Context: one part of a larger RNA
RNA sequence: CUCUUGUUCAGGAACUCGGCAAAAUGCAACCGUAACUUCGGGAGAAGGUUGGCCCCUGGUAGGUGACUACUUCAGGCAAGUAGAAGCUGAAGGGGGUUGCAGAGAGCAGGGCCAGGCGACUGUUUACUAAAAACACAGGACUCUGCGAAGUAAAAAAGAUGAGGUAUAGGGUCUGACGCCUGCCCGGUGCUGGAAGGUUAAAGGGAGAGGUUAGCGCUCUUGGAGCGCGAAGCUUUGAACUGAAGCCCCAGUGAACGGCGGCCGUAACUAUAACGGUCCUAAGGUAGCGAAAUUCCUUGUCGGGUAAGUUCCGACCUGCACGAAUGGCGUAACGAUCUGGCCGCUGUCUUGACGAGAGACUCA
Numbered sequence: 001c002u003c004u005u006g007u008u009c010a011g012g013a014a015c016u017c018g019g020c021a022a023a024a025u026g027c028a029a030c031c032g033u034a035a036c037u038u039c040g041g042g043a044g045a046a047g048g049u050u051g052g053c054c055c056c057u058g059g060u061a062g063g064u065g066a067c068u069a070c071u072u073c074a075g076g077c078a079a080g081u082a083g084a085a086g087c088u089g090a091a092g093g094g095g096g097u098u099g100c101a102g103a104g105a106g107c108a109g110g111g112c113c114a115g116g117c118g119a120c121u122g123u124u125u126a127c128u129a130a131a132a133a134c135a136c137a138g139g140a141c142u143c144u145g146c147g148a149a150g151u152a153a154a155a156a157a158g159a160u161g162a163g164g165u166a167u168a169g170g171g172u173c174u175g176a177c178g179c180c181u182g183c184c185c186g187g188u189g190c191u192g193g194a195a196g197g198u199u200a201a202a203g204g205g206a207g208a209g210g211u212u213a214g215c216g217c218u219c220u221u222g223g224a225g226c227g228c229g230a231a232g233c234u235u236u237g238a239a240c241u242g243a244a245g246c247c248c249c250a251g252u253g254a255a256c257g258g259c260g261g262c263c264g265u266a267a268c269u270a271u272a273a274c275g276g277u278c279c280u281a282a283g284g285u286a287g288c289g290a291a292a293u294u295c296c297u298u299g300u301c302g303g304g305u306a307a308g309u310u311c312c313g314a315c316c317u318g319c320a321c322g323a324a325u326g327g328c329g330u331a332a333c334g335a336u337c338u339g340g341c342c343g344c345u346g347u348c349u350u351g352a353c354g355a356g357a358g359a360c361u362c363a
Stems, first nucleotide, its partner, number of pairs: 001358008010349002014347001019344001027051005036041001038176001052097006062088003067083006098102001110342007117334002122134002138174007177329004182259003187256002189252005196247003202241002207236005214228006260278005287321001288318001299315005
């Protein structure tokens, strides 16, 4: 010097990102216990008093109970009533005594206030994250009418759903409870519709090309060249008929999603209930708001402090909250996050000393 551990004057968080760590609280009986509340809780709230040993009350109250007597019974070792030896044995009260200290060691809650998030118990990154993430009961939408439901692994058979039947089963979103959940269907999706448009295979074959038996024309007559060209074969092929889908027409938001700008105006000023105008499918309702969301920003005001970028209460100028991608509240709960207070302490002022084990030196 390092690790583990013990003690410490005065002060008591001045330490530090932060009371991290440590200290403190801790048991039992009794007294007493607030706001709030879903009336269950909160609550062991908080806060306080007492605790050893001896004597007396007192071998008392109580417990157990051999056995005895009586009654019921045909009878009994069964049942009931009364008594009772023995064994066991307090609490409370009174008095005394003792130590620094009597839950004497060990074991053994720190408490309170305010706010955010999530209702809760639960689940999770086996080996850096336990949470505000997941789940949850509850809510809603949607699919499914059962011989093969919809869904879904599989090539099929056969299983699943389910030996279930819409109070059932599947999918999606939200997430107890309370009060609520506004406007937009133009785009996308889904559902419904069928007049018209488009349209595949298929049907249909108009027509076109190739081939050439033959015919015509020309020529140096052995033939060659050019043109036309039936049937057949072959390469194609228009009109027309033709489903769903798409176009089209409606509906639908607890479907994917979206929810404006500029200018003017009141008898101080300021502001604008009001008006004008442009655009849109419609222009954000209630509630909340510098918020887990606010850039400017340590916004401004108030509270708390001697002093507060954090915290709490307001304001609203919401860069860029907002209603089941839920909005706003909420008792209880949380190894959750944030701020404050009391207690407590070597965290610190600021160190010191002790014990054990190392490091180091020597053998």
A computed fold for a 363-nucleotide part of an RNA from an Acidobacteriota bacterium, annotated as large-subunit ribosomal RNA, domain IV. The full RNA is in RNAcentral, with records from ENA. Model confidence (mean pLDDT): 86 of 100.